A computed fold for a 1475-nucleotide RNA from an uncultured bacterium, annotated as small-subunit ribosomal RNA. Rfam family: Bacterial small subunit ribosomal RNA. The sequence is in RNAcentral, with records from ENA and SILVA.

RNA sequence: GACGAACGCUGGCGGCAGGCUUAACACAUGCAAGUCGCACGAGAACGCUUUGGCUUUGCCAAGGCAAGUACAGUGGCGGACGGGUGCGUAUCGCGUAGAUAACCUGCCCUCAGGCGCGGGACAAUCACGGGAAACCGUGGCUAAUACCGCACGUCGUCUGGAUCCCGCAUGGGAACCAGAUGAAAGCCUUCGGGCGCCUUUGGAUGGGUCUGCGUUGGAUUAGCUUGUUGGUGAAGUAACAGCUCACCAAGGCAACGAUCCAUAGCUGGUCUGAGAGGACGAUCAGCCACACUGGGACUGAGACACGGCCCAGACUCCUACGGGAGGCAGCAGUGGGGAAUCUUGCACAAUGGGGUAACCCCUGAUGCAGCCAUGCCGCGUGGAGGAAGACACCCCUAUGGGGCGUAAACUCCUUUUCUGAACGAAGAGACCCCUGUAGUUUCAGGGCGCGACGGUAGUUCAGGAAUAAGCACCGGCUAACUCCGUGCCAGCAGCCGCGGUAAUACGGAGGGUGCAAGCGUUGUCCGGAAUCACUGGGUGUAAAGGGUGUGCAGGCGGGGCAGCAAGUCGGGUGUGAAACCCCAUGGCUCAACCAUGGAGGUGCAUUCGAAACUGUUGCUCUUGAGUCCCGGAGAGGCUGUCGGAAUUCGUGGUGUAGCGGUGAAAUGCGUAGAUAUCACGAGGAACACCAGAGGCGAAAGCGGACAGCUGGACGGGUACUGACGCUCAGGCACGAAAGCGUGGGGAGCAAACAGGAUUAGAUACCCUGGUAGUCCACGCCGUAAACGAUGUGUGCUAGCCGUUGGGCAACGUAGUUGGUCAGUGGCGCAGCUAACGCAUUAAGCACACCGCCUGGGAAGUACGGCCGCAAGGCUAAAACUCAAAGGAAUUGACGGGGGCCCGCACAAGCGGUGGAGCAUGUGGUUUAAUUCGAAGCAACGCGCAGAAUCUUACCAGCUCUUGACAUCCCGGUCGCGGGCCGAGAGAUCGGUCCUUCAGUCCGGCUGGACCGGAGACAGGUGCUGCAUGGCUGUCGUCAGCUCGUGUCGUGAGAUGUUGGGUUAAGUCCCGCAACGAGCGCAACCCCUGUCCUUAGUUGCCAUCGGUUCGGCCGGGCACUCUAGGGAGACUGCCGGUGACAAGCCAGAGGAAGGUGGGGAUGACGUCAAGUCAUCAUGGUCCUUACGCCUAGGGCUGCACACGUGCUACAAUGGCCGGUACAAUGAGCAGCCACCUCGCGAGAGGGAGCGAAUCUCUGAAAACCGGUCCCAGUUCGGAUUGGAGUCUGCAACUCGACUCCAUGAAGCAGGAAUCGCUAGUAAUCGCGGAUCAGCAAUGCCGCGGUGAAUCCGUUCCCGGGCCUUGUACACACCGCCCGUCAAGCCAUGGAAGCUGAGAGCACCCGAAGUCCGUGACUCAACUCCAGCAUUGCACUGGAGGGAGAGCGGCCGAAGGUGAGUUCAGUGACUGGGGCU
Repeated sequence: GACGAACGCUGGCGGCAGGCUUAACACAUGCAAGUCGCACGAGAACGCUUUGGCUUUGCCAAGGCAAGUACAGUGGCGGACGGGUGCGUAUCGCGUAGAUAACCUGCCCUCAGGCGCGGGACAAUCACGGGAAACCGUGGCUAAUACCGCACGUCGUCUGGAUCCCGCAUGGGAACCAGAUGAAAGCCUUCGGGCGCCUUUGGAUGGGUCUGCGUUGGAUUAGCUUGUUGGUGAAGUAACAGCUCACCAAGGCAACGAUCCAUAGCUGGUCUGAGAGGACGAUCAGCCACACUGGGACUGAGACACGGCCCAGACUCCUACGGGAGGCAGCAGUGGGGAAUCUUGCACAAUGGGGUAACCCCUGAUGCAGCCAUGCCGCGUGGAGGAAGACACCCCUAUGGGGCGUAAACUCCUUUUCUGAACGAAGAGACCCCUGUAGUUUCAGGGCGCGACGGUAGUUCAGGAAUAAGCACCGGCUAACUCCGUGCCAGCAGCCGCGGUAAUACGGAGGGUGCAAGCGUUGUCCGGAAUCACUGGGUGUAAAGGGUGUGCAGGCGGGGCAGCAAGUCGGGUGUGAAACCCCAUGGCUCAACCAUGGAGGUGCAUUCGAAACUGUUGCUCUUGAGUCCCGGAGAGGCUGUCGGAAUUCGUGGUGUAGCGGUGAAAUGCGUAGAUAUCACGAGGAACACCAGAGGCGAAAGCGGACAGCUGGACGGGUACUGACGCUCAGGCACGAAAGCGUGGGGAGCAAACAGGAUUAGAUACCCUGGUAGUCCACGCCGUAAACGAUGUGUGCUAGCCGUUGGGCAACGUAGUUGGUCAGUGGCGCAGCUAACGCAUUAAGCACACCGCCUGGGAAGUACGGCCGCAAGGCUAAAACUCAAAGGAAUUGACGGGGGCCCGCACAAGCGGUGGAGCAUGUGGUUUAAUUCGAAGCAACGCGCAGAAUCUUACCAGCUCUUGACAUCCCGGUCGCGGGCCGAGAGAUCGGUCCUUCAGUCCGGCUGGACCGGAGACAGGUGCUGCAUGGCUGUCGUCAGCUCGUGUCGUGAGAUGUUGGGUUAAGUCCCGCAACGAGCGCAACCCCUGUCCUUAGUUGCCAUCGGUUCGGCCGGGCACUCUAGGGAGACUGCCGGUGACAAGCCAGAGGAAGGUGGGGAUGACGUCAAGUCAUCAUGGUCCUUACGCCUAGGGCUGCACACGUGCUACAAUGGCCGGUACAAUGAGCAGCCACCUCGCGAGAGGGAGCGAAUCUCUGAAAACCGGUCCCAGUUCGGAUUGGAGUCUGCAACUCGACUCCAUGAAGCAGGAAUCGCUAGUAAUCGCGGAUCAGCAAUGCCGCGGUGAAUCCGUUCCCGGGCCUUGUACACACCGCCCGUCAAGCCAUGGAAGCUGAGAGCACCCGAAGUCCGUGACUCAACUCCAGCAUUGCACUGGAGGGAGAGCGGCCGAAGGUGAGUUCAGUGACUGGGGCU
């Protein structure tokens, strides 16, 4: 795009079309084929009317009209047309073009001629009879255009004779003579004639038959055929013919697809497509076939006959059970089937058909109407104006507004439609009748009547916007977006896919988009699909080159000349039906639709030409191909002979304890003497070096030497043949290894097998053994990643470098160089390719031929067939299932891949954790609650830099409801604040007392505070960190991450950023199709280390003086220090090295040397990492509660598990005494000197200091001296008892500290694991935040003392760069294979069972044609006889003819039998697919 459509929702009108695609299933009822009285006989009735009679509501009889009408019959023509359907048919059925010299043709036209004389019947009818009926029988009468005989014979046919003409082979035609034979029908008349009948000629029309070409799929159908193929002779037909028969011959068809199976009416055309094609064959038209199923003939011009006959069968109906009847695939209609397809209508008015002389009759053909949006076309559902962009509804919202929306209202207008009424067609011209005329073929005039549709189309008038819009969609493709509901549910979906709490994808709504009386969905076909490729594809790796050769058929084929003209090209002619398509014009108002004309119709046939190409024929040529001669190369093949090395075995010798084997072992062998070694022997297999991307062969393949036989290729040469060629379906041959059969052989090796190991297991890898086999002969098998994953042949198209074999030339001649032919390799241009790559050995450019491919799986499987001894091979599907499978390349990620490099990563060290006790956090458990979060590293001394109350979010209670808090409104009071009393656990409630606000325009108003009230609202540590912002962790302070332009690539992408060096570093240098740039690195910043300068108080004190001996004072600012500013370090210098680089190494100088040390600083990004409980915030939820207040409890509960720490286990120590040296910080509700008291925590007094001034503040380890003496201790301090101190409203749950007493575990910590590279680890103490106090052993800082080790990068972990492989991309915590288990689905096998089809053999054999017979029967014609003697009468006989019956051939249906094909089903069973 289309449809004979169906379904869902909806539906105003008209025109034109269409309407059982399924059950060729069964059919009730009505109609669909009759007509002619001008062929014929016969001839009513109902009714009306007249008359008569009688037994007078009436009956009977006769006449007239009805009426020479109707029914029925004989006869003629028509029922072979028209109408229906598509069963069958793969075929001369259809289409197209022909043939018929092999034929027929009623009615019609035309030509010629004719129609004489006779005869006997049968229906109807009458009578009788049978039968339920259908119908039938017997006897009698009768007509014809029915039937029969005779004659005439233009003429036809046949036979014989002889003549002419023609053609296309058989042959055809014409005229003549003789013989034989063969016709007829009348009716009407206006008397003019008309219509018929018979014979003949020609035509027209319609048919029969034959032929070329075309006409679906299957080879898992390969052979078929006996009247079959042909001949001769007959029969038969309209006609040819094995059409049929007898005989003879053995043919005929088939790979160019016979036979068989399946499917199917064919065509013009229809749909689609640019076309070529593909699909289809409704309506309309042509042909065919069929008419319940099968068979058969009759009649006829025509049938083997839809509404005819006979028979058989199935079914239905009637029946008196004896018999009968029927055939909607005609029009309507019914049932059934189905997703689905209409009225039991009107009319013959038109067109056409049948009959008739005609009128006329018939006509479910046809013309119309009805139903159905089934389709196509047209029209309408109003038009113009109208913004306060109205009030509303509804929807959205950022709450301001926006949308619906000129939409509505409203004003003006129109009336197609609609309703009512009026008028009202065309389609209708013939027949008939009359008149005129010679004239009923004609003409002129006149007359009569006739329309189903239909009072329809149309026109006019009146009325009034009046009667008239839906459907689908809105994630992308694809035009059109928001809200709500739902929450991987419900659902959607054409493909991709959507839905797991913010869904433009589900459902609803608003809005929008598209089409519109329709819109969607489903189904089917074509297109897109170049996705079967003729136009117009491929085959190295995506599917696809046969394993290789040979070669018949087939396809294709070198140069020249000539002939022919099959192909080819051109002209003419015929045909290519109409309709349809296209063009033009016209008619319905337009259109759809219809009409007229034209064009086209690619085809076929025929004819005339052309001769380039193909073909064919003839002649010729040598370049393709082949032959010949010479020559060299070679693991080419087959057979035989020979050889040495090695293994093993045997014998003998020497010799002794192991051998062997492995990652390590063991099994195994060995004291019965192995292994080792020497000698000899046996036997089998394979042939080191040479040896090479070397050679040969068609491939498989071929390797010791020699001999014999033998194939091919190559080079050179001249001669010969003269296209002899290339390819090749089927065929034939060869064909590794393994395997099979028979017979040998068997050293080594070695499936199976055994043992030993390894392992979770180990039916494996490893080891020790070991049988088939490997070897030979003969015969099978016929497959391989049989690979160059690349078929064969020929020609052409840049080069360079090797190598094998041959030959040529030149020169400077062991050779070199340059050509050349044939092979075999590497690189590479053009070109090709999706890319990779190929590239004279093509995957380039062409030609010829063959094989093969068409999504993945199922499956190279099943079934069938062929081959095979078997194993199995060849050929080769489908159901079902998936939305992919696949190729090449790219970027990442990954690897028990590679290279380079780094990091406390390992290693080397030091100290820990894991064991103990305690502290703390977490899990678990418990609980009314033990609030919540954090979860590998990167949660767990984390949020918490302070949970007794508070905090606090949790629990059980008691309260409040505009609220504890904010803004706004109204009213009241004057607040506020303070004191007291009572109730209560308190919140809170009640009472009482004191005090009484500010401004002012002063009666009042305003502000402020409080109280009360109403509602907007407050409030939420409720949920979502997977809706978010912000902040943070982590990889990682790792060196990376990118961009612009250019270039390369079809592209993803690459390059830059890779490479060579170097660095801590993508740091720098060099190189380079790259050149630059950005974020990162580094530097700039801070602290610290040296020096200088400036400034000296609260800091300092060298010099001078004083002194109470304390920098205390005067004084000073030199030093320390403080804190501002500067200097300094840059590989700057020297040497070496490196590439003359960057840099590295060493050195000098220097406080410091190669980043001096430390900090701050965290690229692009990853982890949906963490946080809605810091804060903010979208959405959502609660609103007398999930909010707020309050007292108490809980967050501290404890069988247990883990993390992080502290203290220890002791002598490098504990304890006692003495003595020395810091830094960072903090301090007014504070630090607190000093004094007194207390053993002490502390208490009571009390100076200084808001701090370089005072205080915290005595630093500790260290050092000196003493003691302890290796022990559960003078170690260790848990736990517990008692007594206290302090903070605080309050230390019970649940604080810290002090004193006295108690004195647990623990004697160095399993597997495992952590930190650290220098002022570091270790160790020692000090300070601070939070804080009333403190569970701080935590955290953040400060200083004191102060090590060891780094060979090195193999390994573990993490990371960076390059490269490689990849079937991974959620990226190896990936992907993924097979069995098993479960469910479902389709399918193969299977003992069988069932159904259907076709064929064969035999039996039986209806109807019927034909043949025979026919003693039986019969009117016509002929002959004979007879007579009551003449009638073409009757009777009888014979002939001839016809017929019943009987017999025969064939023969449908039926029966039987053996097989066969297809389908269904089947216990059980096999594999497959999906989940």